Annotation: A computed fold for a 107-nucleotide RNA from Hyphomicrobium sp., annotated as Guanidine-I riboswitch aptamer. Taxonomically the source falls in Hyphomicrobium (Bacteria, Pseudomonadati, Hyphomicrobiales, Hyphomicrobiaceae).
RNA sequence: GCAUAACGCCUCUAGGGUUCCGGCUGCACAAGCGACAGGUCCGAGAGAGGCUCUCCCGCCGCGUGUGACGCGUGGCGGAGCCACGGCGGGAUAAAAGCCCGGGAGAC
Numbered sequence: 001g002c003a004u005a006a007c008g009c010c011u012c013u014a015g016g017g018u019u020c021c022g023g024c025u026g027c028a029c030a031a032g033c034g035a036c037a038g039g040u041c042c043g044a045g046a047g048a049g050g051c052u053c054u055c056c057c058g059c060c061g062c063g064u065g066u067g068a069c070g071c072g073u074g075g076c077g078g079a080g081c082c083a084c085g086g087c088g089g090g091a092u093a094a095a096a097g098c099c100c101g102g103g104a105g106a107c
Base pairs, nucleotide, nucleotide: 006052008051009050010049011048012047015042016041020039021038022036023033024032025031053080054079055078057077058076059075060074061073062072063071064070082102084105088100089099090098
């Protein structure tokens, strides 16, 4: 220095906590517990699926052009790889594989 790279969006999962519901403790309509495998909730660049998008080649259709090679567009098919990673800080009720962040750093 280097890729079909938007490192897009949606749904979900691993994971995460505790506002609310439920659960547990408690005489209790007091209070407490996430040292509660639940519902709601948050949720991955390096998890899954889908959609868009991009790229490529082949075939086919249409348009256009050349002496010839072509160019544009649509359909069908194909590809979108790789990816070790803090400390600290931030949001929310709170935490996290969330966000800072494919960052610092390492290789």